[in-house]
A computed fold for a 90-nucleotide RNA from Streptoalloteichus hindustanus, annotated as SAM riboswitch aptamer (S box leader).
RNAcentral holds the sequence, with entries from Rfam and Ribocentre.
Its mean pLDDT, the model's own confidence on a scale to 100, is 84.
Lineage of the source: Bacteria > Bacillati > Actinomycetota > Pseudonocardiales > Streptoalloteichus.
Of the family's consensus pairs, 96% are formed in the model.

RNA sequence: AAUCCAUCCCGAGCGGCCGAGAGACCUGGCUCGUUGACGCCGCAGCAACCACCCCUCGGGGGCAGGUGCUAACGCCAGGAGCGAUGGAGC
Numbered sequence: 001a002a003u004c005c006a007u008c009c010c011g012a013g014c015g016g017c018c019g020a021g022a023g024a025c026c027u028g029g030c031u032c033g034u035u036g037a038c039g040c041c042g043c044a045g046c047a048a049c050c051a052c053c054c055c056u057c058g059g060g061g062g063c064a065g066g067u068g069c070u071a072a073c074g075c076c077a078g079g080a081g082c083g084a085u086g087g088a089g090c
Base pairs, nucleotide, nucleotide: 003088004087005086006085007084008083013043014042015041016040017039021032022031023030025079026078027077028076029075044070045069046068049066050065052061053060054059074082
C1' cells in the first nucleotide's frame, strides 16, 4: 500500500508575501474573490484522534508532545472505484 475502525450541521483569525481564480472530481446551482480570494509563511486560537495527567473506569482535564482544523453541513442536489482527517494495520 491493500484493508479495518471512528468522525465530518459545535468551535476557532490576524499579519506578511503572491496575484486570479477558489469552494477535492463530473453535471447543475449557490457562494467567496483585485476592498486581494485560493495558496505559502509567521503568530494566535479551536478541538480532543493519538500521547500525557486525573479518575469512582462511566468519564474528566487541556500547559509544554504527534497530527488535524480555524466561510457557508464534505457549501447544496444528483453521481462515483466518492473524498478528507485521525487511529490501527505487513